[in-house]
Source information: A computed fold for a 74-nucleotide RNA from a Nanobdellati archaeon, annotated as transfer RNA. It matches the Rfam family "tRNA". Gene Ontology term of the family: triplet codon-amino acid adaptor activity. It was read from a public genome assembly.
RNA sequence: GCUGCGGUAGUAUAGCCUGGUUAGUACGGGGGGUUGUGGUCCCCCUAACCCGAGUUCGAAUCUCGGCCGCGGCC
Numbered sequence: 001g002c003u004g005c006g007g008u009a010g011u012a013u014a015g016c017c018u019g020g021u022u023a024g025u026a027c028g029g030g031g032g033g034u035u036g037u038g039g040u041c042c043c044c045c046u047a048a049c050c051c052g053a054g055u056u057c058g059a060a061u062c063u064c065g066g067c068c069g070c071g072g073c074c
Base pairs, nucleotide, nucleotide: 001073002072003071004070005069006068007067010027011026012025013024020057028046029045030044031043032042033041050066051065052064053063054062
């Protein structure tokens, strides 16, 4: 330099192909219930789409550019 894949709560991950419901789930964190205390279990809350532009009535999702990570080729 060329190329493939990826970037979503504090962490991990689904959703993207096929645009539209409040962006889901688990762990974590906070509060409460249960318990003699703790743990387990149950309920509630918490917080996210890498950046910019474009297309569209509408973009996490499609298109383009950029940045970062991993792999391959040279």